This is a predicted structure of a 350-nucleotide part of an RNA (small-subunit ribosomal RNA, central domain) from Dyella sedimenti.
Context: one part of a larger RNA
RNA sequence: CUGGGCGUAAAGCGUGCGUAGGCGGUGGCUUAAGUCUGUUGUGAAAUCCCCGGGCUCAACCUGGGAAUGGCAAUGGAUACUGGGUCGCUAGAGUGUGAUAGAGGAUGGUGGAAUUCCCGGUGUAGCGGUGAAAUGCGUAGAGAUCGGGAGGAACAUCAGUGGCGAAGGCGGCCAUCUGGAUCAACACUGACGCUGAGGCACGAAAGCGUGGGGAGCAAACAGGAUUAGAUACCCUGGUAGUCCACGCCCUAAACGAUGCGAACUGGAUGUUGGUCUCAACUCGGAGAUCAGUGUCGAAGCUAACGCGUUAAGUUCGCCGCCUGGGGAGUACGGUCGCAAGACUGAAACUC
Repeated sequence: CUGGGCGUAAAGCGUGCGUAGGCGGUGGCUUAAGUCUGUUGUGAAAUCCCCGGGCUCAACCUGGGAAUGGCAAUGGAUACUGGGUCGCUAGAGUGUGAUAGAGGAUGGUGGAAUUCCCGGUGUAGCGGUGAAAUGCGUAGAGAUCGGGAGGAACAUCAGUGGCGAAGGCGGCCAUCUGGAUCAACACUGACGCUGAGGCACGAAAGCGUGGGGAGCAAACAGGAUUAGAUACCCUGGUAGUCCACGCCCUAAACGAUGCGAACUGGAUGUUGGUCUCAACUCGGAGAUCAGUGUCGAAGCUAACGCGUUAAGUUCGCCGCCUGGGGAGUACGGUCGCAAGACUGAAACUC
């Protein structure tokens, strides 16, 4: 470079916003850049190819023709693409009206439980295990009642329920705030899709400074188990887990499935709307839009399976793969306080 691919074989960036670029709805007019076509010029000769000729043939030499990716000029065509211009409303968006929601941020607040402290009752055990022991307890534990402190998490409701781009989000209340859906009308008039770089967000762990510390708990200590036991089990227990600010930027960041659009039988559950019918007291029947599940026609698939939420049939754009190991290593670079992250080989070997 080309081809074939990317759910599980190698391969979808963790996610979004968006620059350049690529691609782009519908009608008219125009232009004629791409595109198509005619003509002209050029594309040296030799070589190659074709038809002849000359050395006895051939190599070789030689005449003519053809060929020459193309380039330029000029005349024409105008379906498609592009440029210009005037429109359109089916894409996209705005307004008005409703709706659901653990979407985000900040402040406040509630009860249950664990732990600790104080006091009362009360006496010899408690705790723990497969069994034990370490541990706690006559300086009064455990149990039980009352009071208090403090931190963290929010049982039931709770649901292949909801919301969010992903990470993720769950007591209650208030304030601020993002997005989505539905219905009818009005408006803008292609304003769109994707997105190399870039920017932002990004679980947990970890790092810095300062707080906080109930429970849990790496490390660590002890007790057991065992041949040993740097483990699994038990008793303790520090970082951490929590808060504020600043970093880190990874993951089985998974639907292991990039985003957008169109098309292609159905059945059934569920969430949020709207409409029609019935009923007018609860429960209903149907249609439609948006989500979320299950089963499955066709089709696809190596199979498993997917199947209007496609892995079917197509289009646009991006990312990525190209045998295993070496290796996500080395070197270099960028970033980081560090840990390290990102980028990312080769020798050699099978």

NCBI's taxonomy places the organism under Bacteria, Pseudomonadati, Gammaproteobacteria, Lysobacterales, Dyella. Its mean pLDDT, the model's own confidence on a scale to 100, is 89. Rfam family: Bacterial small subunit ribosomal RNA. Gene Ontology terms of the family: ribosome and structural constituent of ribosome.